[in-house]
RNA sequence: GCAGGUGUGGUUUAGUGGCAGAAUACAUCCUUCCCAAGGAUGUGGCACGGGUUCGAUUCCCGUUACCUGCU
Numbered sequence: 001g002c003a004g005g006u007g008u009g010g011u012u013u014a015g016u017g018g019c020a021g022a023a024u025a026c027a028u029c030c031u032u033c034c035c036a037a038g039g040a041u042g043u044g045g046c047a048c049g050g051g052u053u054c055g056a057u058u059c060c061c062g063u064u065a066c067c068u069g070c071u
Stems, first nucleotide, its partner, number of pairs: 001070007010024004018054001026042005047063005
C1' cells in the first nucleotide's frame, strides 16, 4: 500500500428498518446482631461525519481505532 472483518452502559453480550434488552458492576432500600447470600427500585449505552427513508443500532458512502490476510 491492497483486501476482509469488528466497534451497542464501567465490563461481557442480544438486537437484519418501527419504544435499545439481558447479565455483571454501581447507588438506595428490605431481609440479617454484623458480613456474605437473596430480594425490590434506580442511574447509565448504539465509534464519528454525511446520505437514503415517514422512521436507521440496522441499508449506502466516507473517516477513525483495533484485528486478520496479502505484498